[in-house]
RNA sequence: GCUGGGGUAGCUCAGUCGGUAGAGCAUCUCCAUGGUAAGGAGAAGGUCGUGGGUUCGAUUCCCACUCCCAGCU
Numbered sequence: 001g002c003u004g005g006g007g008u009a010g011c012u013c014a015g016u017c018g019g020u021a022g023a024g025c026a027u028c029u030c031c032a033u034g035g036u037a038a039g040g041a042g043a044a045g046g047u048c049g050u051g052g053g054u055u056c057g058a059u060u061c062c063c064a065c066u067c068c069c070a071g072c073u
Base pairs, nucleotide, nucleotide: 001072002071003070004069005068006067007066010025011024012023013022019056027043028042029041030040031039049065050064051063052062053061
């Protein structure tokens, strides 16, 4: 330099014909226990890497850039 994949909650990851984003773990509250852990119920937490374009509407489609991984040279 070229090719492919990836960047979504604190962490690991889902999220297809484009329509206001979810799970598990973690955190907080409550229940429960003599107490703790496990367990049950609930809550909070996201500029969907950045900037443009298309569209009534973009995490999703298109372009550029940026970071990570793999391969090729």

A computed fold for a 73-nucleotide RNA from Candidatus Avelusimicrobium vaccinum, annotated as transfer RNA.
Its Rfam family is "tRNA".
The sequence was found in a public genome assembly.